[in-house]
RNA sequence: GAAUAGCUCAAUUAGGCAGAGCGCCUGUCUCCAAAACAGGAGGUUGUGGGUUCGAUUCCUGCUUC
Numbered sequence: 001g002a003a004u005a006g007c008u009c010a011a012u013u014a015g016g017c018a019g020a021g022c023g024c025c026u027g028u029c030u031c032c033a034a035a036a037c038a039g040g041a042g043g044u045u046g047u048g049g050g051u052u053c054g055a056u057u058c059c060u061g062c063u064u065c
Stems, first nucleotide, its partner, number of pairs: 001065003006022004016053001024040005046062005
């Protein structure tokens, strides 16, 4: 310094509904599949506390790299 969806990463600036791409599932299409298009599912934001009306965001112990 980093830890956020199965993977790769945003969002932290200035606390206010957690997102994208890929992947996965379904549908349309196709003889079948792929591609394309449409839709959907998937997150205790590493973990224990603190501050706050409200924490991915601020403070802090710990763990891992």
A computed fold for a 65-nucleotide RNA from uncultured Flexilinea sp., annotated as transfer RNA. RNAcentral holds the sequence, with entries from MGnify. The organism belongs to Flexilinea, within Bacteria. Rfam family: tRNA. The family's RNA type in Rfam is transfer RNA.